[in-house]
Molecule: FMN riboswitch aptamer (RFN element)
Organism: Alloyangia pacifica
RNA sequence: CGGUGUUCUCAGGGCGGGGCGAAAUUCCCCACCGGCGGUGAAAGCCCGCGAGCGCCGCCCUCAUGGCGGGUCAGCAGACACCGGUGGAAGCCCGGGGCCGACGGUCAAAGUCCGGAUGGAAGAGAAUGUGG
Numbered sequence: 001c002g003g004u005g006u007u008c009u010c011a012g013g014g015c016g017g018g019g020c021g022a023a024a025u026u027c028c029c030c031a032c033c034g035g036c037g038g039u040g041a042a043a044g045c046c047c048g049c050g051a052g053c054g055c056c057g058c059c060c061u062c063a064u065g066g067c068g069g070g071u072c073a074g075c076a077g078a079c080a081c082c083g084g085u086g087g088a089a090g091c092c093c094g095g096g097g098c099c100g101a102c103g104g105u106c107a108a109a110g111u112c113c114g115g116a117u118g119g120a121a122g123a124g125a126a127u128g129u130g131g
Base pairs, nucleotide, nucleotide: 001131003129004128005127006126007125008124009123010122016030017029018028019027031111032110033100034099035049036048037047038046044098045097052075053074055069056068057067058066059065079096081095082094083093084092102114103113104112
């Protein structure tokens, strides 16, 4: 230095102002936020991954719920925008545009509450082992 085993740690941000209203951090106007790995160079919207929902199996009298599986032709978003710099940019700079699981709620949620003191892509450390 690279391989491999074990253990541990860490691992998501954001409603401020105004309007209508009986009621909205949910609607309307303005605002605010951006996980992880990769990519000739730093990415919410280029490629891929993760959590979540659905689905399937088991438990349950049924439902609710719980446990497990898994990415399964299911859901899981959004610019091959315009200009500039550069050897190289869909990643930087300037401008414009766009997107955001599920359940809940006096009224419809990326920003509130909840599952979640959870899980996890992955990052790091310690230690063992063989090269």